[in-house]
RNA sequence: AGGUGAAAAGGGCAAACCACUCGAAAGGGUGGGGCGCAAAGCUACAGGGCCAGCAAAUGGUCGGCUGAGCUGCCACC
Numbered sequence: 001a002g003g004u005g006a007a008a009a010g011g012g013c014a015a016a017c018c019a020c021u022c023g024a025a026a027g028g029g030u031g032g033g034g035c036g037c038a039a040a041g042c043u044a045c046a047g048g049g050c051c052a053g054c055a056a057a058u059g060g061u062c063g064g065c066u067g068a069g070c071u072g073c074c075a076c077c
Stems, first nucleotide, its partner, number of pairs: 002077004012037002017032006035064001041070003045067003048062005
């Protein structure tokens, strides 16, 4: 450096739900809480979902939907 993996060790993150809060909404933030996760770390680039829009165009949002990119602990090869 590359591949494989979470058995071990040290750990990490945090679903639903609840409280407060931002937002028109989807959804976000903080605290509690743990369903789970070997990248459940980061990125809205492509697809897709959701919200707004009569519809379309368009805009917003989801990284714990798929793909892709960047980065990373440990073990073995």